[in-house]
The RNA shown here (transfer RNA) has 82 nucleotides and comes from an uncultured Endomicrobiia bacterium. The sequence was found in a public genome assembly.

RNA sequence: GCUGAGGUGGCGGAACUGGCAUACGCGCACGCUUGAGGUGCGUGUCCUUAACGGGGUACGGGUUCAAUUCCCGUCCUCAGCA
Numbered sequence: 001g002c003u004g005a006g007g008u009g010g011c012g013g014a015a016c017u018g019g020c021a022u023a024c025g026c027g028c029a030c031g032c033u034u035g036a037g038g039u040g041c042g043u044g045u046c047c048u049u050a051a052c053g054g055g056g057u058a059c060g061g062g063u064u065c066a067a068u069u070c071c072c073g074u075c076c077u078c079a080g081c082a
Stems, first nucleotide, its partner, number of pairs: 001081007010026003019065001027045006046055003058074005
């Protein structure tokens, strides 16, 4: 340099024939349970706001009523080829 795969909460990882973003697990916080701890159970856990609401899927554009998903460019990671 060329080709292919990928980038989503603190971490892993779903949602891809376009239609509720963060299901599920781990971790963390608080509570219940215990003499105490562990286990187990419950609630919460992206940002902003008093709330309503708004924003957010590497970054910037495009298509569409609607984009994590499709198209273009850029950046980064991995693999193969040279």